[in-house]
RNAcentral holds the sequence, with entries from ENA and GtRNAdb. Predicted 3D model of a 72-nucleotide RNA (transfer RNA) from Kalmanozyma brasiliensis. Its mean pLDDT, the model's own confidence on a scale to 100, is 82.
RNA sequence: UCCCAGUUAGUACAACGGUCAGUAUACGGCUUUUUCACAGCUGAGAUCGGGGUUCGAUUCCCCGGCCGGGAA
Numbered sequence: 001u002c003c004c005a006g007u008u009a010g011u012a013c014a015a016c017g018g019u020c021a022g023u024a025u026a027c028g029g030c031u032u033u034u035u036c037a038c039a040g041c042u043g044a045g046a047u048c049g050g051g052g053u054u055c056g057a058u059u060c061c062c063c064g065g066c067c068g069g070g071a072a
Stems, first nucleotide, its partner, number of pairs: 001071004006066002010025004018055001027043005048064005
């Protein structure tokens, strides 16, 4: 330098282009328990950045960043 794959809550993963972006775990609160743990209920928390296409983009296209693999 080129090619391929990826990038979404703290972490690990979901999400035919369409009405609340979900799940698990972690975290806060409450209940239970003498207390802790477990369990139950509840709450907050995320789409890497910038453009484009579209009535509408997490999703499609382009450029860039970052991570992994490969080629020279």
Background:
The same sequence occurs in records of 2 taxa. Rfam family: tRNA.